Context: one part of a larger RNA
């Protein structure tokens, strides 16, 4: 000098764009943050229309109402989604990350392309009703019922398993394609007047996403020198989508290490960011990619995908309810509270846009997101007036008392209207409709210099000097050093210098 997610002191007009718990991965009141589909299903409720039938009688009306149809709402079963999006960085020195490869060792819902198919049956169960237990959470029994829920049968291959034959290729196991034979496995409907659309099953390919393996690369300590028994390898078996001590039985005795094993400390990694001429050094906030975690520890279930932040089970700590028998909870989602701290914001608006989930759609949900609010926290831009004006006014300060300086500075005169104030108009963002932002941005008119300047320094380094006060006191200070009676170094005043809505200090990095 530059930089900052900064803080502190003094000061503070506006706008645009960003940024905002770095500390306690501390504890959390309250609200919201993941639902959706009635075009899968049976019910239940509501409304409307028609209305068998019954009752009342004012004999053509009123009331009740089985049933049918239409519209609508939805607890439950069922489907898809809750594995995305959002948060945090505790752990992790590791194939976690980066980069380059491998997978002849693999999976992939939804999407796209293609081929073929969907025949015929069955038994349940929630809802509901009844009965019961319990303070509650919730649960039990009996009975009834549906499906795109569940289960057999049929059919079926280029699918899977096994056998045989020869072929091609390669990277060792082998891979690929062909032929023959045997065995095994499937399905669901819905909407519509229909056409048709949509969904379902099997198979092949693609795309996307993911798993696993390997080469190389990136912290400190040797005042850590030896470490290792599933350890290293083999065989058989198991397990997985998949190779593998991943697991297991047996066998062998290996494996790693001064090219730093093992141990300890610290730490999420990267694109990037800061600095620097570069080499390098430092950092890993915001934004993007990957990883890990979700009160602590463990476990699996479901599923294409999780060992699952707002799912389940167990154990621990904590908090809450309780009729003491037993239950409920998890903000490192968005706001917000307490606490910690030098320190970090609103319990806001909207789904209008972009994107996501569900749905045929209408649409619903979305604290993702878009916006607004707060904060000079940062960067950038603008303003606080312009011109003229010497009696060099008054006042202040200094003075050798002549004057000098503040100083064209002010006043005065002539103007301007950025920002501002008031009034009026008023968007784009939205493909047909739909705008939170927002009566915002912007435009027009009018008013009036009116409402808008401070902070630090002035001994040398280092731009900028005098007076008074103080008297090694009070104090200053980054270093050298100032202060003990004329202090340009302390305090105040005038003046000056620097920067300017900021200025200075502190901290950290280069």
């Nucleotide at each position: 000098g530059g930089a900052c997610g900064a803080a502190c002191g003094c000061u503070g007009g506006c706008g645009g764009c960003g940024u905002g718990c770095u500390u306690a991965a501390c504890a959390c009141a309250u609200g919201c943050a993941a639902g959706u589909c009635g075009a899968g299903c049976g019910g239940a409720g509501a409304u409307g229309u028609a209305g068998a039938u019954a009752a009342g009688c004012u004999u053509g009306c009123u009331u009740a109402g089985a049933u049918a149809c239409a519209u609508u709402u939805u607890a439950g079963c069922g489907g898809c989604g809750g594995a995305c999006g959002g948060g945090u960085g505790a752990g992790u020195a590791a194939c976690a990350c980066g980069u380059g490869g491998g997978u002849a060792a693999u999976c992939u819902g939804g999407c796209c392309u293609u081929u073929a198919g969907a025949g015929g049956g069955g038994g349940a169960u929630a809802a509901c009703a009844c009965a019961g237990a319990g303070a509650a959470a919730u649960c039990u029994g009996u009975g009834c019922u549906a499906a795109u829920a569940c289960c057999g049968c049929a059919u079926a291959a280029c699918a899977c398993u096994g056998a045989u034959a020869g072929g091609u290729u390669g990277c060792a196991u082998a891979a690929c394609a062909u032929a023959u034979c045997a065995g095994u496995c499937a399905a669901a409907g819905g909407a519509g007047a229909a056409a048709u659309c949509u969904g379902c099953u099997a198979a092949a390919g693609g795309a996307u996403g993911a798993g696993c393996c390997c080469g190389c690369g990136g912290c400190c300590c040797a005042u850590u020198a030896g470490c290792u028994a599933g350890u290293u390898g083999g065989u058989g078996g198991g397990g997985u989508a998949a190779a593998g001590g991943c697991c297991u039985a047996c066998c062998a005795a290996g494996g790693c290490g001064a090219c730093g094993a093992u141990g300890g400390g610290u730490a999420g990694c990267c694109g990037a960011c800061c600095u620097g001429a570069g080499a390098g050094g430092g950092u890993g906030a915001u934004c993007g990619g990957c990883c890990a975690c979700a009160u602590u520890g463990g476990g699996a279930c479901u599923g294409a995908g999780a060992c699952a932040c707002g799912g389940c089970c167990c154990a621990g700590a904590c908090u809450c309810c309780u009729a003491c028998g037993g239950g409920a909870g998890g903000c490192a989602g968005c706001a917000g509270u307490g606490g910690g701290g030098a320190a970090u914001a609103u319990u806001g608006c909207a789904c209008a846009a972009u994107g996501g989930g569900g749905g045929a759609a209408a649409c619903c949900c979305u604290g993702a997101u878009g916006c607004a609010g707060c904060a000079a926290c940062g960067c950038c831009g603008c303003g606080u007036g312009a011109g003229u004006g010497a009696a060099g006014a008054a006042g202040g300060c200094c003075u050798u008392c002549g004057g000098g300086u503040u100083g064209u500075a002010a006043a005065g005169c002539u103007c301007u209207g950025u920002c501002u104030u008031u009034g009026g108009g008023g968007a784009a963002g939205a493909a047909a409709a739909u705008g939170a932002c927002g009566g915002u941005a912007c435009c027009c008119a009018a008013g009036g210099a009116g409402g808008a300047a401070g902070c630090c320094a002035c001994g040398g380094c280092u731009a900028a000097c005098u007076a008074c006060g103080u008297g090694c006191c009070a104090g200053c200070a980054g270093c050298c050093g100032c202060g003990g009676u004329a202090a340009u170094a302390c305090g105040u005043a005038g003046g000056u210098g620097g920067c300017g809505a900021g200025c200075g200090u502190u901290g950290u990095c280069c």
Predicted 3D model of a 510-nucleotide part of an RNA (small-subunit ribosomal RNA, 5' domain) from an uncultured bacterium. Model confidence (mean pLDDT): 86 of 100. The full RNA is in RNAcentral, with records from ENA.